[in-house]
Molecule: SAM riboswitch aptamer (S box leader)
Organism: Peribacillus muralis
């Protein structure tokens, strides 16, 4: 890199460092010297692992699946719904453009798994 499946309306500092810049993309809109990225420290959540109880399979070693608490393991996250809106369908309004709803997809993110 590229496939496959979960998840994406909740949560998360008035620290320290540091100095312009930041929200993926493309438009918009927003956040930033009453201080951004980046690190550090804090914190969140709990995907994975581990652990309890249940249940299914397998002749044994085992496997798988549901649930619950905790989190010093491996990750991730810690302004705004993934900030919105980007394609398609369907409704409603409008002479039209076009706006607004709903669902789908499609982008992306993050996790385990495969190559």
């Nucleotide at each position: 890199c590229u496939c496959u499946u979960a998840u994406c309306a909740a949560g998360a500092g008035a620290g320290g460092u540091g100095g312009a810049g930041g929200g993926a993309u493309g438009u918009g809109c927003c956040c930033g010297a009453u201080g951004a990225a980046g690190c550090c420290c804090g914190g969140c959540a709990a995907c994975c692992g581990a652990c309890a109880a249940g249940g299914a399979g397998g002749u044994u070693u085992u496997u798988c699946c549901u649930u619950g608490g905790a989190a010093a393991g491996g990750u991730g996250c810690c302004a705004a719904u993934u900030c919105a809106c980007a394609c398609a369908a369907a409704g409603u309004g409008u002479a039209a453009a076009c706006a607004c709803u709903u669902u789908g997809g499609a982008a992306g993110a993050u996790g385990a798994g495969a190559g």